[in-house]
A computed fold for a 724-nucleotide part of an RNA from Halorientalis salina, annotated as large-subunit ribosomal RNA, domain II. It was read from a public genome assembly. The prediction has a mean pLDDT of 84. Lineage of the source: Archaea > Methanobacteriati > Methanobacteriota > Haloarculaceae > Halorientalis.
Context: one part of a larger RNA
RNA sequence: ACCAGGGAGUGUGUUUACGAGGCGAGUCUAACCCGUUCAUCGGGGAAGGCAUAGGGAAACCGACAUGGCCGCAGCGCUUUGCGCCAGGGCCGCCGUGUUCAAGCGCGGGGAGUCUCGUGGACACGACCCGAAACCGAGUGAUCUACGCGUGGGCAAGGUGAAGCGUGGCGAAAGCUGCGUGGAGGCCUGUUAGGGUUGGUGUUUUACAAUACCCUCCCGUGACCUACGUGUAGGGGUGAAAGGCCCAUCGAACUCGGCAACAGCUGGUUCCGACCGAAACAUGUCGAAGCAUGACCUCCGCUGAGGUAGUCCGUGAGGUAGAGAGACUGAUUACCGUGUCCGCCCUCGAGAGAGGUCGGCUCGGUUGUCAAACUCCGAACUUACGGACGCUGUCGACGCGGGGAGUCCGGUGUGCGGGGUAAGCCUGUGCACCGUGAGGGAGACAACCCAGAGUUAGGUUAAGGUCCCCAAGUGUAGACUAAGUGCGAUCGAAGGUGGUCUCAAGCCCUAAACAGCCGGGAGGUGAGCUUAGAAGCAGCUACCCUCUAAGAAAAGCGUAACAGCUUACCGGCCGAGGUUUGAGGCGCCCAAAAUGAUCGGGGCUCAAGUCUACCACCGAGACCUGACCGCACCCGUUACAGGGUGACCGCGUAGGUCGGCGAUCCGAUUGGGUGGAAGCAGGGCCGAGAGUUCCUGUGGACCGAUUGGUUACGAAAAUCCUGGU
Numbered sequence: 001a002c003c004a005g006g007g008a009g010u011g012u013g014u015u016u017a018c019g020a021g022g023c024g025a026g027u028c029u030a031a032c033c034c035g036u037u038c039a040u041c042g043g044g045g046a047a048g049g050c051a052u053a054g055g056g057a058a059a060c061c062g063a064c065a066u067g068g069c070c071g072c073a074g075c076g077c078u079u080u081g082c083g084c085c086a087g088g089g090c091c092g093c094c095g096u097g098u099u100c101a102a103g104c105g106c107g108g109g110g111a112g113u114c115u116c117g118u119g120g121a122c123a124c125g126a127c128c129c130g131a132a133a134c135c136g137a138g139u140g141a142u143c144u145a146c147g148c149g150u151g152g153g154c155a156a157g158g159u160g161a162a163g164c165g166u167g168g169c170g171a172a173a174g175c176u177g178c179g180u181g182g183a184g185g186c187c188u189g190u191u192a193g194g195g196u197u198g199g200u201g202u203u204u205u206a207c208a209a210u211a212c213c214c215u216c217c218c219g220u221g222a223c224c225u226a227c228g229u230g231u232a233g234g235g236g237u238g239a240a241a242g243g244c245c246c247a248u249c250g251a252a253c254u255c256g257g258c259a260a261c262a263g264c265u266g267g268u269u270c271c272g273a274c275c276g277a278a279a280c281a282u283g284u285c286g287a288a289g290c291a292u293g294a295c296c297u298c299c300g301c302u303g304a305g306g307u308a309g310u311c312c313g314u315g316a317g318g319u320a321g322a323g324a325g326a327c328u329g330a331u332u333a334c335c336g337u338g339u340c341c342g343c344c345c346u347c348g349a350g351a352g353a354g355g356u357c358g359g360c361u362c363g364g365u366u367g368u369c370a371a372a373c374u375c376c377g378a379a380c381u382u383a384c385g386g387a388c389g390c391u392g393u394c395g396a397c398g399c400g401g402g403g404a405g406u407c408c409g410g411u412g413u414g415c416g417g418g419g420u421a422a423g424c425c426u427g428u429g430c431a432c433c434g435u436g437a438g439g440g441a442g443a444c445a446a447c448c449c450a451g452a453g454u455u456a457g458g459u460u461a462a463g464g465u466c467c468c469c470a471a472g473u474g475u476a477g478a479c480u481a482a483g484u485g486c487g488a489u490c491g492a493a494g495g496u497g498g499u500c501u502c503a504a505g506c507c508c509u510a511a512a513c514a515g516c517c518g519g520g521a522g523g524u525g526a527g528c529u530u531a532g533a534a535g536c537a538g539c540u541a542c543c544c545u546c547u548a549a550g551a552a553a554a555g556c557g558u559a560a561c562a563g564c565u566u567a568c569c570g571g572c573c574g575a576g577g578u579u580u581g582a583g584g585c586g587c588c589c590a591a592a593a594u595g596a597u598c599g600g601g602g603c604u605c606a607a608g609u610c611u612a613c614c615a616c617c618g619a620g621a622c623c624u625g626a627c628c629g630c631a632c633c634c635g636u637u638a639c640a641g642g643g644u645g646a647c648c649g650c651g652u653a654g655g656u657c658g659g660c661g662a663u664c665c666g667a668u669u670g671g672g673u674g675g676a677a678g679c680a681g682g683g684c685c686g687a688g689a690g691u692u693c694c695u696g697u698g699g700a701c702c703g704a705u706u707g708g709u710u711a712c713g714a715a716a717a718u719c720c721u722g723g724u
Stems, first nucleotide, its partner, number of pairs: 001724006011124013026050003032044004054061002064092001067091004074084004093108006127267002130264001134257006145231009154221001156188003159184001163180007193218003198214002201212002233249001235245003270659006280293005295405001296403006305391003309388009321376001322374002328370003333365004338360001340359003344355004409433010438449003453627007463617003466601003472614001474613006485603002494588003498585010515572005521545003526540003551566001554565003628649002630645005660713001662710001664708008678697006685690001
């Protein structure tokens, strides 16, 4: 891993609601007793419980066997309606408490009780499995920690303390040389023995649940070691690491309390029908929980209206937008103004005067803003009334009761708040996912289309129509040359004589623009400056002549000249030229990590982009046929049968309802050695759980109906056991 078998809402008690049954102003027995065919059944047993009266803290007091009105179902009738009216409702009246009173609270015109079943609640292990823990009683110091007792062990070498001997020196104390001596938690050391620093080596289903190798430390001591012995679990021991106390230690191990508790994780077993949520509010030692409400479902009661949508009328509102001459506040440029303020400047001996600039006041022109500005002001929302529509006696709206689930939500979109931003946080309206399948978007919870019984045929939606791949290599006209693009990623500021379109100004057959040919001169080398300055370092001026035109020179150049161009003019040529603005499609800007790509191939008068049009493909949508279920109607003793549904048939949590199957028991009724169950293969039926038939095997039991019973249905729980 697979297969088989096992594996989870149960039992008792109390209580509540509903269903069934008995009796009913009552109802029921409990323990126990007697009998008996003895896990039973029958008879007895009201002790007691609940109900029959309430109110009040209590003392205590103590109620409608019906007065009025309305009126559903039902019944009757002379039937767009009327009458009677059980139950029901509104008053009235009564009991009691409070009480000066008024009022108010609770109760009152008889329905309960017992048994069984089902749903829920509570107590218990309480649907199952799951801790780490806590407590009790014991067992451990054969491992290890420390102590104690009795023993054992330490090659060889080095160093050379005290003391002692002796020589020297000294007045002495003493110092000192040589020798002797042999101290030390001294030194070296693969002695034995003990340890374990580094290699982050090898190993890491190992040789090994801590090893191997190299390296390293101690090795006469606080040394190593054998045996014996002592200390025990909130305790020991500890040169102290929370270390060690038998591979177990921030509280050992074993058994018990024990099925500890778990608001936490996981799991929870057959089929179908109807409806169908929530992820919000309030409270909470609350935030992973719970309760109540909102939302879902089922049942009962009541009995005629209800109101999602649209329009109209009458009100409410100050948002979007807009505004600055209507306020508050912000704010660009300029002008005027003033006995205003400030720095500086000028004049004046000073007082002071004048002036530039800046600020402020007031006035004017001009340009821009605001969630906490508004002279204005929508859409829209909302209250009431009316109309239409929809819906309701097949019972709506409403009221009461039983059962839930939910209280981590998410995305898109509109409008906000926070944040640089976020697949970010936090609000609110709507939709969707959640709980929604199908088609499209390459794949893709919430984007587009579309809300799904079963089956078959057709038509469309979104989206597409060259091939993969169903359908156009469709029609007409443009644009793009960048593979731009063919992508729901439109990649920024800025730039672009790429190309297309539109508009305007100016020049032009008295010849524009570009090109080519020619001229581009003289006074003069203007004056000054300068070594020089001649159009062209610099300063000043910038005249005049001849002209078709030609600068006191726009640029290059020279040391200075020279030289080459330009402006300007003529000729050749012959039709548009030039400038600005706006738009379309492109281009640059443009960098990421394994190999690229529009889904791919591939595509250029497209298979790209824009405009217009035609056709086709394309879903579970829509249409049509048949069928099933559900709801309702007719019908039937009951099935059957017939009809209606444009306005029924998605669905998690969850509520309600109907079925299938397993075990055993009672009753009834069947099958079986002429072959039961089981197993294997094959076939029918049913929407399904399932059922049934045949053949083989097998060799003795097995069904159906009905009523009970329960250790009753397996794919999941890192489930348990076994097998392979």